This record gives sequence, C1' cells and structure tokens, in this order.
RNA sequence: UGGGGUGUCGCCAAGCGGUAAGGCACUUGACUCUGACUCAAGCAUUCCGGGGUUCGAAUCCCUGCUCCCCAA
Repeated sequence: UGGGGUGUCGCCAAGCGGUAAGGCACUUGACUCUGACUCAAGCAUUCCGGGGUUCGAAUCCCUGCUCCCCAA
C1' cells in the first nucleotide's frame, strides 16, 4: 500500500429489515444462626462513530476508526 474479516450489557455470545435471546458476573428479595447452594425479580433510550435508504435499521448503502488475517 492492496484485499478480506471483525466491532452487540462488566465478560462471553445469539440476532441477517418489524422496537436486542442466553450464560457468567453484578444488584435486590426469599431461604439460612452467618455464608454458600437454590429460588424470584432486576440489569443494552445510546448495538464502534458519523451520514444515507426505508413507514420502520444492530441488520442494507457510503464514509471514518479499532483489532485480526492474507499478499506485496
């Protein structure tokens, strides 16, 4: 420098046009003498940033940026 991929909750990770699953962690409550276990509830107006398309965008398009891979 060229090509490809990646970016979603604190961490891992689904989702592929119709208002974001799950696990771990965390918070609150129940249980317990206390803790652990278990159970219940809560936990992403902002899905890397900015534009665009659309009635509607995490999902499509453009453009920046992060990280990874390949070629030179």